Overview: This is a predicted structure of a 72-nucleotide RNA (transfer RNA) from a bacterium. The sequence was found in a public genome assembly. It matches the Rfam family "tRNA". By type it is a transfer RNA.
RNA sequence: GGCCCGGUGGUGAAGGGGUAACACGGUGAUCUGCAAAAUCACUAUGCGCGGGUUCGAGUCCCGCCCGGGCCU
Numbered sequence: 001g002g003c004c005c006g007g008u009g010g011u012g013a014a015g016g017g018g019u020a021a022c023a024c025g026g027u028g029a030u031c032u033g034c035a036a037a038a039u040c041a042c043u044a045u046g047c048g049c050g051g052g053u054u055c056g057a058g059u060c061c062c063g064c065c066c067g068g069g070c071c072u
Base pairs, nucleotide, nucleotide: 001071002070003069004068005067006066007065010024011023012022018055025043026042027041028040029039030038048064049063050062051061052060
């Protein structure tokens, strides 16, 4: 340098055009003599950045940045 894969809440991670799942974590409540566990409720500036397409983009297209892999 070329090609491929990825970047999504505090963390892991789904979703591939129509208001972004789930788990962990965190907070509160119930329970308990106090805790732990369990149950319930709540969380949160989440779609790497800039453009384009579209009525509508996390999703498609272009450029760039970052990480990983292969080739030379």